[in-house]
RNA sequence: GGGCGGGUAGCUCAGCCGGCCAGAGCGCUUGCCUUACACGCGAGUGGUCGUGGGUUCGAGUCCCACCCCGCCCA
Numbered sequence: 001g002g003g004c005g006g007g008u009a010g011c012u013c014a015g016c017c018g019g020c021c022a023g024a025g026c027g028c029u030u031g032c033c034u035u036a037c038a039c040g041c042g043a044g045u046g047g048u049c050g051u052g053g054g055u056u057c058g059a060g061u062c063c064c065a066c067c068c069c070g071c072c073c074a
Base pairs, nucleotide, nucleotide: 001073002072003071004070005069006068007067010026011025012024013023019057027045028044029043030042031041032040050066051065052064053063054062
């Protein structure tokens, strides 16, 4: 330098062919339970969807550029 994959909540990820509130598990907070802790059960807590543009009535999703991480080729 070229190619491919990835970048979404504190962490691990889902989100298929653009639309209705952006989700799950774990975590955290809190209540119940317990002498207490843990477990269990209930409630709550979460996001500039890497950055900047573009297309569109509408973009996490499509297009372009760039940044970061991983793999491969040279």
The RNA shown here (transfer RNA) has 74 nucleotides and comes from a Planctomycetota bacterium. Rfam family: tRNA. Rfam describes the family as follows. Transfer RNA (tRNA) molecules are approximately 80 nucleotides in length. Model confidence (mean pLDDT): 81 of 100.